[in-house]
RNA sequence: ACAGGUCACCAGACGGCCGCGGCCCGGUUUCGGGCUGAGGAACGUCCGGGCUCCGCAGAGCAGGAUGGUGGGUAACACCCACCCGGGGCAACCCGCGGGCAAGUGCAACAGAAAGCAGACCGCCUGCCGUCGCCGAUCUUCGGAUCGGCUGCGGUCGGUAAGGGUGAAACGGUGGUGUAAGAGACCACCAGAGUGCCGGGUGACCGGCGCUGCUGGGUAAACCCCAUCCGGAGCAAGAUCAGACAGACGGCAUUAGAGGCUGCUCGCCGAGUCGUCGGGUGGAUCGCUCGAGGCCGGUGGCAACAUCGGUCCCAGAUAGAUGGCCGUCAGUCGAGGAGGGCAACCGACUCGAUAACAGAACCCGGCGUAUCGGUGGCCUGUCCUC
Numbered sequence: 001a002c003a004g005g006u007c008a009c010c011a012g013a014c015g016g017c018c019g020c021g022g023c024c025c026g027g028u029u030u031c032g033g034g035c036u037g038a039g040g041a042a043c044g045u046c047c048g049g050g051c052u053c054c055g056c057a058g059a060g061c062a063g064g065a066u067g068g069u070g071g072g073u074a075a076c077a078c079c080c081a082c083c084c085g086g087g088g089c090a091a092c093c094c095g096c097g098g099g100c101a102a103g104u105g106c107a108a109c110a111g112a113a114a115g116c117a118g119a120c121c122g123c124c125u126g127c128c129g130u131c132g133c134c135g136a137u138c139u140u141c142g143g144a145u146c147g148g149c150u151g152c153g154g155u156c157g158g159u160a161a162g163g164g165u166g167a168a169a170c171g172g173u174g175g176u177g178u179a180a181g182a183g184a185c186c187a188c189c190a191g192a193g194u195g196c197c198g199g200g201u202g203a204c205c206g207g208c209g210c211u212g213c214u215g216g217g218u219a220a221a222c223c224c225c226a227u228c229c230g231g232a233g234c235a236a237g238a239u240c241a242g243a244c245a246g247a248c249g250g251c252a253u254u255a256g257a258g259g260c261u262g263c264u265c266g267c268c269g270a271g272u273c274g275u276c277g278g279g280u281g282g283a284u285c286g287c288u289c290g291a292g293g294c295c296g297g298u299g300g301c302a303a304c305a306u307c308g309g310u311c312c313c314a315g316a317u318a319g320a321u322g323g324c325c326g327u328c329a330g331u332c333g334a335g336g337a338g339g340g341c342a343a344c345c346g347a348c349u350c351g352a353u354a355a356c357a358g359a360a361c362c363c364g365g366c367g368u369a370u371c372g373g374u375g376g377c378c379u380g381u382c383c384u385c
Base pairs, nucleotide, nucleotide: 001381002380003379004378005377006376007375008374009373010372012328013327014326015325016324017323018322020037021036022035023034024033025032026031039356043367044366046365047364048363049362050361051233052232053231054230058265059264060263061262063229064228065227066226067225068082069081070080071079072078083097084095085094086093087092098224099223103222104221105218106217120163121162122159123158124157126155127154128153129152130151132149133148134147135146136145137144138143171189172188173187174186175185176184190214191213192211193210194209195208196207197206198205199204237285238284239283240282246276247275248274249273250272251271258268259267260266292311293310294309295308296307297306298305299304330353331352332351333350334349335348338345339344
């Protein structure tokens, strides 16, 4: 210099004029002044928690969530570190990463055969037929019969070494063996199971031995295992003010409604549900100071924890946070003095331009969207000193 990886950050700046929400002050119908007023995702509402109300003697079942290990945290499906597998020369990235060697199920096409495999071609023994050759016996010397061998055809079988199909054909290579073959047997290699030893908190890793054990995929298929799990949500919930009208029906009341927020056991034990009609639809609280931000120290590889200092940072309720102008910076496009052998660099001028989006109880995450830009660290290749 180029190409890449990773972790963070910014989200135009300044000034003028006009406008809006909240709080405070002065004046008190109207007004004036001061302070303050969106985000990195405020978004989706996917997960976790705080908070609030309701429920809660207990047991079992069902249902849901999570899923390598160890940490972090209020908690998590999040984060950190590590392990294993995969990708990359590397920095580094990706993994919905318990169990299919418990059971049940599922799988297109091709192929003979696809889940206690399978015989299409090929290879091989036997049997039958047949061309040819050889031998023996008989012979009327033409030949006949019997036996053997090779080839060819058929057939009963054997065979998973070879061909072909497939994502996948029941470990691989070499040998022994055999009619031909085969973990049938042997050596080595790979894997699995198992015993022992060593390292690590652990996932796991390394070593030595034994067993021929070779057991495909799929659990975001049912299922099994381990751990965890009450319900509803700020329209929660509370207070004040104001308003009103009840009627009818169903199911129940020692044969039992309803409750224990899905079911059963068990427990409690009197109302409960629906339809029609009537009223309100105002104010205040909850409400924003919080697992809070920033700076520094300490512990920790880190996530994070802790200590000290410092700061106060929207609270609307149809919902404010905006508009215009100027200057400057950024980016893009066009032209272009000039420089250079060239590729190219480029003062300056003109024009264009602002992403995604937007609080509504509050936090921690995840996911998704985003014009343009900045920095730290790291990797690879090349060049120069």
Bacterial RNase P class A, 385 nucleotides, folded computationally.
Rfam family: Bacterial RNase P class A. It is annotated as a ribozyme.
The prediction has a mean pLDDT of 77.
Of the family's consensus pairs, 98% are formed in the model.